[in-house]
The RNA shown here (transfer RNA) has 77 nucleotides and comes from an Erysipelotrichaceae bacterium. The sequence is in RNAcentral, with records from ENA and MGnify. The same sequence occurs in records of 3 taxa.
RNA sequence: GUGCCUAUAGCGUAACCGGAUAACGCAUCAGUCUCCGGAACUGAAGAUUGCAAGUUCAAAUCUUGUUAGGCACGCCA
Numbered sequence: 001g002u003g004c005c006u007a008u009a010g011c012g013u014a015a016c017c018g019g020a021u022a023a024c025g026c027a028u029c030a031g032u033c034u035c036c037g038g039a040a041c042u043g044a045a046g047a048u049u050g051c052a053a054g055u056u057c058a059a060a061u062c063u064u065g066u067u068a069g070g071c072a073c074g075c076c077a
Base pairs, nucleotide, nucleotide: 001073002072003071004070005069006068007067010026011025012024013023019057028044029043030042031041032040050066051065052064053063054062
């Protein structure tokens, strides 16, 4: 330098051929329970899907560029 893979909530993962408010578990916070705490149960908050554009009525998903990590190949010495 070229090609391929990965990037989604604090962490780990879903999201079927583009379709409705991006879902689940753990964690966090509040409540119930308890003398207190834990466990359990109930509820809540938390994401503009690595970033920037484009296509489309509609994009996590398609296209282009780019950033970070990984793998393979190549070039120079």